The part of an RNA shown here (small-subunit ribosomal RNA, 3' major domain) has 477 nucleotides and comes from an uncultured prokaryote. RNAcentral holds the full RNA, with entries from ENA. The prediction has a mean pLDDT of 82.
[in-house]
Context: one part of a larger RNA
RNA sequence: UGACGGGGGCCCGCACAAGCGGUGGAGCAUGUGGUUUAAUUCGACGCAACGCGCAGAACCUUACCAGCCCUUGACAUGGGCGUCGCGGAUUUGGGAGAUGGUCUUUCAGUUCGGCUGGACCCCACACAGGUGCUGCAUGGCUGUCGUCAGCUCGUGUCGUGAGAUGUUGGGUUAAGUCCCGCAACGAGCGCAACCCCUGUUAUCAGUUGCCAUCAGUUCGGCUGGGCACUCUGAUGAGACUGCCGGUGACAAGCUGGAGGAAGGUGGGGAUGACGUCAAGUCAUCAUGGCCCUUACGGAUUGGGCUACACACGUGCUACAAUGGCGGAUACAGUGGGCUGCAACCUUGCGAGAGGUAGCAAAUCUCUAAAAUCCGUCUCAGUUCGGAUUGCUCUCUGCAACUCGAGAGCAUGAAGUCGGAAUCGCUAGUAAUCGCGGAUCAGCAUGCCGCGGUGAAUACGUUCCCGGGCCUUGUACA
Numbered sequence: 001u002g003a004c005g006g007g008g009g010c011c012c013g014c015a016c017a018a019g020c021g022g023u024g025g026a027g028c029a030u031g032u033g034g035u036u037u038a039a040u041u042c043g044a045c046g047c048a049a050c051g052c053g054c055a056g057a058a059c060c061u062u063a064c065c066a067g068c069c070c071u072u073g074a075c076a077u078g079g080g081c082g083u084c085g086c087g088g089a090u091u092u093g094g095g096a097g098a099u100g101g102u103c104u105u106u107c108a109g110u111u112c113g114g115c116u117g118g119a120c121c122c123c124a125c126a127c128a129g130g131u132g133c134u135g136c137a138u139g140g141c142u143g144u145c146g147u148c149a150g151c152u153c154g155u156g157u158c159g160u161g162a163g164a165u166g167u168u169g170g171g172u173u174a175a176g177u178c179c180c181g182c183a184a185c186g187a188g189c190g191c192a193a194c195c196c197c198u199g200u201u202a203u204c205a206g207u208u209g210c211c212a213u214c215a216g217u218u219c220g221g222c223u224g225g226g227c228a229c230u231c232u233g234a235u236g237a238g239a240c241u242g243c244c245g246g247u248g249a250c251a252a253g254c255u256g257g258a259g260g261a262a263g264g265u266g267g268g269g270a271u272g273a274c275g276u277c278a279a280g281u282c283a284u285c286a287u288g289g290c291c292c293u294u295a296c297g298g299a300u301u302g303g304g305c306u307a308c309a310c311a312c313g314u315g316c317u318a319c320a321a322u323g324g325c326g327g328a329u330a331c332a333g334u335g336g337g338c339u340g341c342a343a344c345c346u347u348g349c350g351a352g353a354g355g356u357a358g359c360a361a362a363u364c365u366c367u368a369a370a371a372u373c374c375g376u377c378u379c380a381g382u383u384c385g386g387a388u389u390g391c392u393c394u395c396u397g398c399a400a401c402u403c404g405a406g407a408g409c410a411u412g413a414a415g416u417c418g419g420a421a422u423c424g425c426u427a428g429u430a431a432u433c434g435c436g437g438a439u440c441a442g443c444a445u446g447c448c449g450c451g452g453u454g455a456a457u458a459c460g461u462u463c464c465c466g467g468g469c470c471u472u473g474u475a476c477a
Base pairs, nucleotide, nucleotide: 001477002476003474004473005472007471008470009469010468011467012466013465015461016460019425020424021423022422023421026317027316028315029314030313031312032311033310034308035307042053043052064303065302066301067300069298070297073127077126078125079123080122082120083119084118087105088104091101092100094099107117108116109115129292130291132290133289134288138286139285140281141280142279143277145275150189151188152187153186154185155184156165157164158163169180170179171178195269196268197267198266200237201236202235203234204233205232206231209227214224215223216222240263243257244256245255246254247253319418323377324376325375326374327373328372335366336365337364340359341358344355345354346353347352384415389410390409391408392407393406394405395404431453432452433451434450435449436448437447
């Protein structure tokens, strides 16, 4: 000087408390451990691994296993001999296929020299190739403490020196934020602001919207007509403790009020200092070293990654009446759409199928559910719950046996609110309800977004956890 203390002081955070809803019990989905296996490819392991890499394993992917094949190789550059191709198509048989055989097809430029380019085959090598090892050799990228308020430097001064001072103190703040004081005076990286979305409004602009106003009307903004309103999107305005009262040290500020769409950082996002964990990644990529080279490389068929006494994590669905079922009926936003989205019609109990408008989209389309009204059930393992299983089908795809999703009929398991323990959340939040997208032929309870309905509670900082500043002790570095 740090680090640590079941030392002290001050302060903060859904840290506790006050509340609301969960997990832990059940069934299923998914990841992991373990076990099994020819293989169950590999990585990730307290927080910060475990719906993680994987934004989607039937084949492919695929790295794993078994079989059958290739050896200058699936891919690149260079040398030599040869051919004029290649590619496509057809056919054959051995075959699971990779692969092997047959037929057909005959490039361009040109100085007209098989000269040049290109393609293919062959030969011999240099080499290719490796998701093989080392993340404790590395780059790059990322997590974490933590969006915590810290981390430093120059000159000066003090100290023999390591170092100190500044950065401490008194107030204040979300903040090393600002004010005052001070052997310090300044400065840098962080904080804040500048950026984006959202909340109010003006102007400009109207192939969306409006009967607001006028007329027609098939009653549909449908038509004429109009940009007032909604909306869209470009440029501005607006919030700054600016104004008033109180308080404070005449300060920084705090507190109450006015006006205002919004008030003291308005709400949300992006933004992550010096560093820590030899944290993670050699399997995104790049890369040193080591290793393999008829194999640890390459091609292909089938299997596996989907196994199953069990254990754990994360989720979904429930255990019902604030509900289930039947009928009627209303209201979104984000986004996507041509190998696509599909209105509408026909057909099927249904998943779907057939036909066919419109739309490369503010124009067409995908496109709501909880809610509301009426009826029924009457507290039961039930008209709750839907696992499991049987049969029959639909769709995608070369192909759903291992191993896809969905529909109909039948079947109707556990489960009556969950021990110890433990998690999230302070407002348009929790809870609850559906919708969209990426990946994607098909496959979503996961992920990323969107809107609808919409709470309770916070006395407070004694305690648990994490963190910041000052101070003190130390046998630690």